[in-house]
RNA sequence: GCCACCUUAGCUCAGUUGGUAGAGCGAUCCCUUCGUAAGGGAGCGGUCAUCGGUUCAAGUCCGAUAGGUGGCU
Numbered sequence: 001g002c003c004a005c006c007u008u009a010g011c012u013c014a015g016u017u018g019g020u021a022g023a024g025c026g027a028u029c030c031c032u033u034c035g036u037a038a039g040g041g042a043g044c045g046g047u048c049a050u051c052g053g054u055u056c057a058a059g060u061c062c063g064a065u066a067g068g069u070g071g072c073u
Base pairs, nucleotide, nucleotide: 001072002071003070004069005068006067007066010025011024012023013022019056028042029041030040031039049065050064051063052062053061
């Protein structure tokens, strides 16, 4: 220098054919216990990397940029 892939909650990751964004873990509170652990429940937590475009509607499609991983030279 060229090519491919990845970027979604604090962490690890789903998200189907474009139609109101989810799980597990962690943290908080509650129940249970004499108390703790274990177990159960509830709510909280998101500019879907950034900027633009297409569309009635974008996490999803298109372009650019940034960061990361791998390959080739």

The RNA shown here (transfer RNA) has 73 nucleotides and comes from a Candidatus Peregrinibacteria bacterium. It was read from a public genome assembly. Its Rfam family is "tRNA". The family's RNA type in Rfam is transfer RNA. Rfam describes the family as follows. Transfer RNA (tRNA) molecules are approximately 80 nucleotides in length. The coordinates come from a structure-prediction model, not an experiment, and the mean pLDDT is 80.